A computed fold for a 116-nucleotide RNA from an uncultured Planctomycetaceae bacterium, annotated as Glycine riboswitch aptamer. The prediction has a mean pLDDT of 81.
RNA sequence: ACACACACUGCUGGAGAGCGGUGGCGUCCCCGGCGGGGGGCGCUGCCCACCGAAGGGGCAACCCGCAGGCGAGCGCCGGCGGCGAAUCUCUCAGGUUCCAGGACAGCAGGGUUCCA
Numbered sequence: 001a002c003a004c005a006c007a008c009u010g011c012u013g014g015a016g017a018g019c020g021g022u023g024g025c026g027u028c029c030c031c032g033g034c035g036g037g038g039g040g041c042g043c044u045g046c047c048c049a050c051c052g053a054a055g056g057g058g059c060a061a062c063c064c065g066c067a068g069g070c071g072a073g074c075g076c077c078g079g080c081g082g083c084g085a086a087u088c089u090c091u092c093a094g095g096u097u098c099c100a101g102g103a104c105a106g107c108a109g110g111g112u113u114c115c116a
Stems, first nucleotide, its partner, number of pairs: 005112002008109006018048001020047012049096003055092001056090003063082004068077003
């Protein structure tokens, strides 16, 4: 110094689950003499049903500590506590037409740290 690793950026791929109900606001279109009515879109409150792959929560073995029991001894056994992973699990958050998002994967770019 490269590579690996790590984070960032760009490109590509990327699952699941209701275009649910009911109100409010905004906007557009249509009908109408008025009152008003109907429809589309966006946001949002509440309710029901569901999903897990933003994020977040939880834990197994191993290992560590404490006291206890067994043992000739190395040790072993269970108990309590700690550390401790996920695509597991929870469903807080988020999501359930398209768009967007999306764990993860591939490629690329420069960057950071370290060993021989």